[in-house]
RNA sequence: GCUAUCUUAGCCCAAAUGGCAGGGCACAUGGUUCUCAACCAUGAAAUUGUGGGUUCAACUCCCAUAGAUGGCU
Numbered sequence: 001g002c003u004a005u006c007u008u009a010g011c012c013c014a015a016a017u018g019g020c021a022g023g024g025c026a027c028a029u030g031g032u033u034c035u036c037a038a039c040c041a042u043g044a045a046a047u048u049g050u051g052g053g054u055u056c057a058a059c060u061c062c063c064a065u066a067g068a069u070g071g072c073u
Stems, first nucleotide, its partner, number of pairs: 001072007010025004019056001027043005049065005
């Protein structure tokens, strides 16, 4: 220098042919307990790396760009 893949909640991951963004862990509140842990119930948290475009509608398609990883030279 060229090329492929990846980037979604504090962390790890989902989300078929474009159609309401979900789970686990963690966290908060309550229950249980003498207390803690565990367990049970409830809850909050993501404008999907960034900037544009297409579309009635974009995590999903297109372009640019940043970062990470792999391959080639």